Description
The RNA shown here (transfer RNA) has 74 nucleotides and comes from an uncultured Bacteroidia bacterium. The prediction has a mean pLDDT of 83. Its Rfam family is "tRNA". By type it is a transfer RNA.
């Protein structure tokens, strides 16, 4: 240096042909039950969809450039 995944919530991860509200398990919080944890139930808080542009009426999705990472070539 080139090529190819890979970047969504604290953590691991969904999210067919773009479509109007972005989700799940876990793990936080409060209340419920228990003498008291735990377990279990209910509500519930949490997001620059890596970043910058583009196309489009619309963009996690498509397109270009860029940063991380991880593999491969050299």
């Nucleotide at each position: 240096g080139g090529g190819u995944g890979u970047g969504u919530a604290g953590c691991u991860c969904a999210g067919g042909u773009g479509g109007u509200u972005a989700g799940a398990g876990c793990g936080c919080a409060a209340c419920a039950c228990u003498g008291a944890u735990a377990a279990u139930g209910u509500u519930g808080a949490g997001g620059u969809c890596c970043c910058a542009g583009g196309u489009u009426c619309g963009a996690g999705u498509c397109c270009u450039g860029g940063c991380a990472u991880a593999c491969c070539c050299a």